[in-house]
RNA sequence: AGGCUUCUAGCUCAAUUGGUCAGAGCUCCCGACUCAUAAUCGGGCGGUUCUCGGUUCGAACCCGGGGAGGCCUA
Numbered sequence: 001a002g003g004c005u006u007c008u009a010g011c012u013c014a015a016u017u018g019g020u021c022a023g024a025g026c027u028c029c030c031g032a033c034u035c036a037u038a039a040u041c042g043g044g045c046g047g048u049u050c051u052c053g054g055u056u057c058g059a060a061c062c063c064g065g066g067g068a069g070g071c072c073u074a
Base pairs, nucleotide, nucleotide: 001073002072003071004070005069006068007067010026011025012024013023019057028044029043030042031041032040050066051065052064053063054062
């Protein structure tokens, strides 16, 4: 320098190739259970989907610029 790929909650990941409110597990907080803790059970908090634009009636999803991580070639 070139090519490929990934980016969604504090963490790990879904969202079936554009359409109903973006969800699950874990973590955290509150409660139940227990003499107490753990485990288990119930409930709750938490997101401008990396960023800036574009297309569209409608974008996490399609297109373009930028950023960050990973792999490969030179």
A computed fold for a 74-nucleotide RNA from a Candidatus Pacearchaeota archaeon, annotated as transfer RNA. Model confidence (mean pLDDT): 82 of 100. Lineage of the source: Archaea > Nanobdellati > Candidatus Pacearchaeota.